[in-house]
Molecule: transfer RNA
Organism: Flavobacteriaceae bacterium G10
RNA sequence: GCUCUAUUAGCAUAGUGGCUAGUGCACCCGACUUUCCAUCGGGAGACGAGAGUUCGAUCCUCUCAUAGAGUA
Numbered sequence: 001g002c003u004c005u006a007u008u009a010g011c012a013u014a015g016u017g018g019c020u021a022g023u024g025c026a027c028c029c030g031a032c033u034u035u036c037c038a039u040c041g042g043g044a045g046a047c048g049a050g051a052g053u054u055c056g057a058u059c060c061u062c063u064c065a066u067a068g069a070g071u072a
Base pairs, nucleotide, nucleotide: 001071002070003069004068005067006066007065010025011024012023013022018055027043028042029041030040031039048064049063050062051061052060
């Protein structure tokens, strides 16, 4: 240089064009407890950036960025 893959919450991840974008851990509040832990109930928090296609995009296309793999 070329080819391929990945990028969703603090971390790990699910999501086959119409979901209120889900789950676990972590975090916050409350209950319980003398207190802490544990447990239970509730809550906040995310689609890498830009453009295009479409009535509608996390999802399809293109460019860029980052990371990884392969190849010479």